[in-house]
RNA sequence: GGGCGCUUAGCUCAGCGGUAGAGCGACUCGUUUACACCGAGUAGGUCGGGGGUUCGACACCCUCAGCGCCCA
Numbered sequence: 001g002g003g004c005g006c007u008u009a010g011c012u013c014a015g016c017g018g019u020a021g022a023g024c025g026a027c028u029c030g031u032u033u034a035c036a037c038c039g040a041g042u043a044g045g046u047c048g049g050g051g052g053u054u055c056g057a058c059a060c061c062c063u064c065a066g067c068g069c070c071c072a
Base pairs, nucleotide, nucleotide: 001071002070003069004068005067006066007065010024011023012022013021018055026042027041028040029039030038048064049063050062051061052060
């Protein structure tokens, strides 16, 4: 230099162009003498940045950045 993949909650990851989710974790309540387990609930997101297409974009297109793999 060229090609490909990834970037979404604190972590690991889902998400046919039509309300952003799960598990774990955190917090609160229940349960217990107490802790743990278990049950119920709550909070937590500029969906990596910018632009475009569209009535509507996490998803499509362009560009930039970071990480990884391959080729040279």
This is a predicted structure of a 72-nucleotide RNA (transfer RNA) from a bacterium. Rfam family: tRNA. The coordinates come from a structure-prediction model, not an experiment, and the mean pLDDT is 83.